[in-house]
RNA sequence: UCCGCGGUGGCGCAAUGGUAGCGCGAGUGGCUGUUAACCACCAGGUUGUAGGUUCGAAUCCUACCCGCGGAGCCA
Numbered sequence: 001u002c003c004g005c006g007g008u009g010g011c012g013c014a015a016u017g018g019u020a021g022c023g024c025g026a027g028u029g030g031c032u033g034u035u036a037a038c039c040a041c042c043a044g045g046u047u048g049u050a051g052g053u054u055c056g057a058a059u060c061c062u063a064c065c066c067g068c069g070g071a072g073c074c075a
Base pairs, nucleotide, nucleotide: 001071002070003069004068005067006066007065010024011023012022013021018055027041028040029039030038048064049063050062051061052060
């Protein structure tokens, strides 16, 4: 330098054009002599950044940033 894959709540992952959800974790309450487990409720994300297309973008296009892998270059 080039190619591929990826970036979404605290963490792990869904959502393949129509108002972003699940699990774990956090919080509150219940249960229990207490903790754990279990049950109920609940908060938390302008989807890496900036543009573009579209009535509508996490999703399509462009550039850039970051991570991983591969190739190339190499004094």
Predicted 3D model of a 75-nucleotide RNA (transfer RNA) from a Candidatus Parcubacteria bacterium. Rfam family: tRNA. Rfam classes the family as a transfer RNA. Its family is annotated with triplet codon-amino acid adaptor activity in the Gene Ontology. Model confidence (mean pLDDT): 81 of 100. NCBI's taxonomy places the organism under Bacteria, Bacteria candidate phyla, Candidatus Parcubacteria.